[in-house]
Context: one part of a larger RNA
């Protein structure tokens, strides 16, 4: 001194309760872990800080595992053999999975590139995260850390850094042997709100006019409408650049100030929302399988190297996790109808990417013209849930879509263990889930699609985005933790 243990007092948190909300746990599928089983089912991680995690959706490659077969890509030194050839390569035909001259047989071919020995490399997803760098991840989303001068103590320390209110906060206000500072918190940065004010736009639009259509209506006109033109006008919408804008401004109350509630104004009043960034000390946390980042060991020509073929990571009495999909009528199933955002998109030269419209095709799909290195094309991505009308009646039913059977297309060199759509049948459990337990306070939760990331093909995964949009708290230490005294 306080890491740990006690005892008391305070403060704080939806990884803690309560109020509830949607669940998970139980069904069927799908995925990760363990077991089992296997030639091999490569392997890393195992409380929060392992288990839809390794950006890890593996047919081949990937791939590290298994059965096998080639191939040096063994630099350099030295010694040797060696132009009277060191060595290379190859048709058949055996041999092989194989048109690997691997090897054999037979002979031709090459021409100092090489062989042979040792030394020393070099490769290695071998081993060792417990030898390490970087990098994450946790402790920890809390307010905590740290020295200098004084002052206290012989000294380790200490006080600064704190009785109290206040705050998300060591955040202020104050108190005051401490002053005066430094990292961290905030400030900051990014984005999502506002601007009828600035700067502009034929890769954005609005108005105006003109011409057309429809209706009313004797002519004139008057309504609606509209991918027609004109480039007239402008920049509200719309895209972005410069600024602005909010400080708790004001009023009131609690008041001593800090601050809080309550209310006005306002486009905004929980730090305006969210979300980056993030101290000090640490873990024998994860990573050698991200790296031409690495030390030490191992292996290095019968290779633990590399590459080819073919299996395997996908195996199933079973056990645990993250998901999906339902168990209906607030609802399926048919046919109209209406609306987004955030993406993303082809050269290395072979068009491989996004794919409009037209055509054939029941659907998948498919030709054949085009557009597009993109605010210009796909694409207003005309999304789904919504909503309207029918129709079905509560029955394992038209609720469920698991297994299966045949079939067509499509990615691929290749689909059998069926990549994946698609059509016709088939129609399992499931009647709302037992102790347990997650997550979460407002444009949130939930439901509902959609882009992107992987990607030849393939989402139930994950990062994003928007549409609809609740219910209950605005609290407290009682469970589980955290910090302080």
């Nucleotide at each position: 001194u306080g890491a740990c243990g006690g005892a008391a007092g305070g403060g704080c948190a939806c990884c803690a309760c309560c109020a509830g909300g949607a669940g998970u746990g139980g069904a069927g599928c799908c995925u990760g872990c363990g077991g089992c089983u296997u030639a091999a089912u490569u392997u890393g991680a195992c409380u929060c800080a392992a288990c839809a995690c390794g950006g890890g959706g593996a047919a081949a490659c990937u791939u590290a595992c298994c059965a096998g077969g080639u191939c040096c890509a063994g630099a350099c030194a030295u010694a040797g053999a060696g132009a009277g050839g060191a060595u290379u390569g190859a048709c058949a035909g055996a041999c092989u999975g194989a048109u690997a001259g691997c090897u054999c047989u037979u002979u031709c071919u090459u021409g100092a590139u090489u062989c042979u020995a040792u030394g020393g490399g070099u490769g290695g997803u071998g081993g060792u995260g417990c030898a390490u760098g970087g990098c994450c991840g946790u402790u920890c989303u809390u307010a905590g850390u740290u020295g200098g001068u004084g002052g206290a103590g012989u000294g380790a320390u200490u006080u600064g850094u704190c009785u109290g209110g206040u705050u998300a906060a060591u955040u202020c206000c104050g108190u005051u042997a401490a002053c005066g500072a430094a990292c961290g918190a905030g400030a900051c940065c990014u984005u999502a709100a506002c601007c009828u004010g600035c700067u502009a736009a034929a890769u954005a639009g609005u108005u105006u006019c003109c011409a057309g259509a429809a209706c009313c209506g004797c002519u004139c006109g008057g309504u609606u409408u509209c991918a027609g033109g004109a480039u007239g006008a402008c920049u509200u919408c719309u895209u972005a650049g410069a600024g602005g804008g909010a400080c708790u401004u004001u009023a009131u109350g609690u008041c001593a100030u800090a601050a809080c509630a309550u209310g006005a104004g306002g486009a905004a009043g929980u730090g305006u929302g969210a979300g980056g960034c993030a101290a000090u000390a640490a873990c024998a946390g994860g990573u050698c399988u991200g790296u031409g980042a690495u030390g030490c060991c191992c292996u290095u020509a019968g290779a633990u190297g590399u590459u080819c073929u073919g299996g395997g990571c996908c195996g199933c009495a079973c056990g645990c996790g993250c998901g999906c999909u339902a168990c209906a009528c607030u609802g399926a199933u048919g046919c109209g109808u209406c609306c987004a955002a955030c993406g993303a998109g082809c050269u290395c030269c072979c068009a491989a990417c996004c794919u409009a419209c037209u055509c054939c095709g029941g659907a998948a799909g498919g030709a054949a013209c085009g557009g597009g290195u993109a605010a210009c094309c796909u694409u207003g991505u005309g999304a789904a849930a919504g909503c309207g009308c029918a129709u079905c009646g509560u029955g394992a039913u038209g609720g469920g879509g698991a297994u299966a059977g045949a079939u067509u297309a499509u990615u691929g060199c290749a689909a059998u263990u069926a990549u994946u759509a698609a059509u016709c049948u088939u129609g399992a459990a499931c009647g709302a889930g037992g102790a347990a337990u997650u997550c979460c306070u407002a444009g949130u939760a939930a439901g509902c699609g959609c882009a992107a990331g992987u990607c030849a093909u393939c989402a139930g995964c994950u990062u994003g985005u928007g549409c609809u949009g609740a219910u209950u708290a605005c609290g407290u230490c009682c469970c589980u933790g955290c910090c302080c005294u």
About this RNA:
Predicted 3D model of a 485-nucleotide part of an RNA (small-subunit ribosomal RNA, 3' major domain) from an uncultured eukaryote. Model confidence (mean pLDDT): 80 of 100. It matches the Rfam family "Eukaryotic small subunit ribosomal RNA". Rfam links the family to the GO terms structural constituent of ribosome and ribosome.